RNA sequence: GGCGCCGUAGCCAAGUGGUAAGGCAUGGAUCUGCAAAAUCCAUAUACGUGGGUUCAAUUCCCACCGGCGCCU
Numbered sequence: 001g002g003c004g005c006c007g008u009a010g011c012c013a014a015g016u017g018g019u020a021a022g023g024c025a026u027g028g029a030u031c032u033g034c035a036a037a038a039u040c041c042a043u044a045u046a047c048g049u050g051g052g053u054u055c056a057a058u059u060c061c062c063a064c065c066g067g068c069g070c071c072u
Stems, first nucleotide, its partner, number of pairs: 001071007010024003018055001026042005048064005
């Protein structure tokens, strides 16, 4: 330098056009002699940045930023 993949809450992670699941963590409650475990409930400004297409974009297109890999 060229090509490909990835970027979603504190962490992991689903979702491929119609306003984003789940788990962990966190807070509260029940239980317990106290805890732990278990069960129930609850909270968050989460779609890397900037443009474009569209009635509508996390999703499609372009550029850039960052990470990983391959080739030279």